[in-house]
């Protein structure tokens, strides 16, 4: 420098173009002599900028970052 793939809460992982879920974790409460377990709420997310569309995490363009391969 080029090609391919990927980018979603703190972590991992879903989501036919139609209200972004799940698990773990965090924090609060209940239970417990305490801890742990269990139960009930809560906070927390689509890499960025545009485009298409009634509607975009998904489709298109550009950029950024990561991985692999080639040179």
């Nucleotide at each position: 420098u080029g090609a391919u793939c990927c980018g979603u809460g703190g972590u991992g992982u879903a989501a036919u173009g139609g209200c972004a879920g799940c698990a773990c974790g965090u924090g609060a409460g209940a239970c417990u002599u305490u801890g742990g377990u269990u139960c009930u709420g809560a906070a927390a997310g689509u890499c960025c900028c545009g485009g298409u569309u009634c509607g975009a995490g998904c489709c298109c363009g550009g950029g950024c970052g990561g991985a692999u391969c080639a040179a």